The RNA shown here (Glycine riboswitch aptamer) has 91 nucleotides and comes from Kineococcus vitellinus. Of the family's consensus pairs, 90% are formed in the model. The coordinates come from a structure-prediction model, not an experiment, and the mean pLDDT is 77. It was read from a public genome assembly, where an Rfam model found it.
RNA sequence: GCAUCCCGCGCGGGAGAGACCCCGGUGCGACCGGGGCGCCGAAGGGGCAACAUCCCCGGAACCUCUCAGGCGGAAGGACCACGCGGGACAG
Numbered sequence: 001g002c003a004u005c006c007c008g009c010g011c012g013g014g015a016g017a018g019a020c021c022c023c024g025g026u027g028c029g030a031c032c033g034g035g036g037c038g039c040c041g042a043a044g045g046g047g048c049a050a051c052a053u054c055c056c057c058g059g060a061a062c063c064u065c066u067c068a069g070g071c072g073g074a075a076g077g078a079c080c081a082c083g084c085g086g087g088a089c090a091g
Stems, first nucleotide, its partner, number of pairs: 002091001004088007012080002018037001020036006038071003044067001045065003051058001
């Protein structure tokens, strides 16, 4: 100094599911509030296998649950690409 890995920032891509029903407001809208039923899983959160252990604890996900969130658009969005900064380190 370089590859790779980790963290942060910027930027781009980024799925799924009712523009549902009722009531009220209303600028009559696809808006706001409340209630109801039906759904989605890729913010977050919970659960578990192998493994490991005397035992307990531990122990992953895009799997699963659907608390939260979401179901026109916007916002958000796991994850991925690129750029920058920092960290760690085999060869």